[in-house]
Context: one part of a larger RNA
């Protein structure tokens, strides 16, 4: 000099883009952050609908039946809560990173073979009895599926699994929905779905090597330990675990221990070589009150699941429960110190749904804040009587200073009022064609047309209108380091980053009047090179 997630101190006008609990991974009140499908099902609590009674104000109440091509609490099944979001405690290797590997797993999705016969039993919801202060349940009865569970068929071949005494054995499956038809049992069709097993994407899992802090005032460590046989075990390879054998394995290229730390692309800073960081943002990692478990499920040992222990907080009839913000706000606390208890799903994405469409504190956005970087602006011209006043002064005059006033203009920003894209692609209706079908139905694609969706938002632009109006500070002036007098004070007050200044003429304290520098800033601290 250059930088920062900075804080202080004085100051403070507009906008654009970013940033914003570094500390107590300290405790949280309140809302909200994960749902969705009735096109898997019984069904009907509330709405809505249709029908009947009764009253009347004659189209509105009340009450009853109909589960209805409209929906929908609860529940039963489905997929999704393993993604998105957060935080850096642990973690010096079970991590990251850069190459390399094989013994394995895969829901959805993407292209394709094969098949989807034919049975059975329950249960929730609901009705009844009951326990309990609540959380929550207990027991009787009913009933349904795309829930469950046999049986064929595939298995004797299109291909491929486990097991094996090498003869054999053994494992699926599930229907909803449109539309046309019907003897009403059902047929044909389109579609979404189901069931085995190989294929491809993408995900994650394991293995390996070489690199990623200190400290030797840590010199030795290790018995599942080093390796093999042979078994469980895992999706999979392995001491992963276990018998049994043999006694191995690591280490001054620093093993074990301490002590510190997420690593990374990157940032910063330097001519580089390095040196130092690791907020935002983007990959991996870990962790979810503290410790341990596992279930479930294509994925978890799961932040918003479960179970057990703790600590702490609540409720409680004392008998028992009930949480867990390192998810967005917001509180208290700690700190020098960091924000709203805000809008909308417009748009991008993401889960569900055939699909309208719901849900998304993700994410669009807006609010605070000079906290950073970058654009504007606080007037422009002209003005010497060189007014006044201050300050200096050799008293002659110097300066402030063209500075102001005064005189002639503008109107960027910031008000005011109107006016306005773009962010919008969908998605719905109707015709057409096209494919599918026996079908001009239904669906699907695609083309014109018609309509239709904006939180931001008083949106950016743009147009008028008024009128210098609303808008300059700070630190410095001893060298270093740009910039110098007067008064006060008297080693006193008091400055200082070094050197040093100040004891009566202080360009070094304080004030002033000049002046230098940067400028919405400015200087100070504190950290880095």
């Nucleotide at each position: 000099g250059a930088u920062u997630g900075a804080a202080c101190g004085c100051u403070g006008g507009c906008g654009g883009c970013a940033g914003g609990c570094c500390u107590a991974a300290c405790a949280c009140a309140u809302g909200c952050a994960a749902g969705u499908c009735g096109a898997a099902c019984g069904g009907c609590a509330g709405c809505g609908g249709g029908g009947g009674u009764a009253g009347c104000u004659c189209g509105c109440u009340a009450c009853c039946c109909c589960g209805c091509c409209g929906g929908c609490g609860a529940g039963u099944g489905g997929c999704g809560g393993a993604c998105g979001g957060g935080u850096g405690a642990g973690u010096a290797a079970u991590g990251c990173c850069u190459g390399g590997g094989g013994a394995g797993c895969u829901g959805c999705c993407c292209a394709a073979u094969c098949g989807a016969g034919g049975g059975g039993g329950a249960u929730a919801c609901c009705a009844g009895u009951u326990g309990g202060a609540a959380a929550c349940g207990a027991c009787u009865g009913c009933u349904a599926a795309u829930a469950c569970c046999g049986c064929a068929u595939g298995c004797c071949u299109a291909u491929c699994g486990u097991c094996u005494u090498c003869g054999g054995a053994c494992c699926a499956a599930a229907g909803g929905g449109g539309g046309c038809u019907u003897u009403c049992g059902g047929g044909c069709u389109c579609u979404c779905g189901c069931g085995c097993a190989a294929a491809g994407a993408g995900a994650a899992a394991c293995c390996u090597a070489a690199g990623c802090g200190a400290g030797a005032u840590u010199a030795g460590c290790u018995u599942g330990u080093u390796g093999g046989u042979g078994a469980g075990g895992u999706a999979a390879a392995g001491g992963c675990u276990c018998a049994c054998c043999a006694a191995g394995g690591c280490g001054a290229c620093g093993a074990u221990c301490u002590c510190u730390a997420g690593c990374u692309g990157u940032u910063c800073u330097g001519a580089g070589a390095g040196g130092a960081a690791g907020a935002u943002c983007a990959g991996c990692c870990a962790c979810a009150c503290u410790g341990g478990a596992a279930c479930u499920g294509a994925g978890a040992c799961a932040c918003g699941g479960u179970c057990c222990a703790g600590a702490c907080u609540c409720c409680u009839a004392c008998g028992g429960g009930a949480g867990g913000c390192a998810g967005c706000a917001g509180u208290g606390g700690g700190g020098a110190a960091u924000a709203u208890u805000g809008c909308a799903c417009a748009a991008u994405g993401g889960g569900g749904g055939a699909a309208a469409c719901c849900c998304u504190g993700a994410u669009g956005c807006a609010g605070c804040c000079a906290u950073g970087c970058c654009g504007c602006g606080u007037g422009u011209g002209u003005g010497a009587a060189g007014a006044a006043g201050g300050c200096c002064u050799u008293c002659g005059g110097g300066u402030u200073g063209u500075a102001a006033a005064g005189c002639a203009c503008u109107u960027g920003c910031a008000g005011u009022u109107g006016u306005g894209a773009g962010g919008a692609a969908a998605g719905g209706g109707u015709a057409g064609c096209g494919g599918u079908u026996a079908a001009u139905a239904c669906c699907c694609g695609u083309u014109a047309u018609c309509u239709g969706u904006g939180a931001c938002g008083u949106u950016a632009g743009c147009a008028a209108c008024a009128g210098a109006a609303g808008a300059a500070g700070g630190a410095c002036c001893g060298a270093c380091u740009a910039a110098c007098u007067c008064c006060g004070u008297g080693c006193c007050a008091g400055c200082a980053g070094c050197c040093g200044c100040g004891g009566u003429a202080a360009u070094a304290c304080g004030g002033a009047g000049g002046g230098u520098c940067c400028g919405a800033g400015c200087g100070u601290u504190a950290a880095u090179c």

This is a predicted structure of a 529-nucleotide part of an RNA (small-subunit ribosomal RNA, 5' domain) from an uncultured prokaryote. The coordinates come from a structure-prediction model, not an experiment, and the mean pLDDT is 85.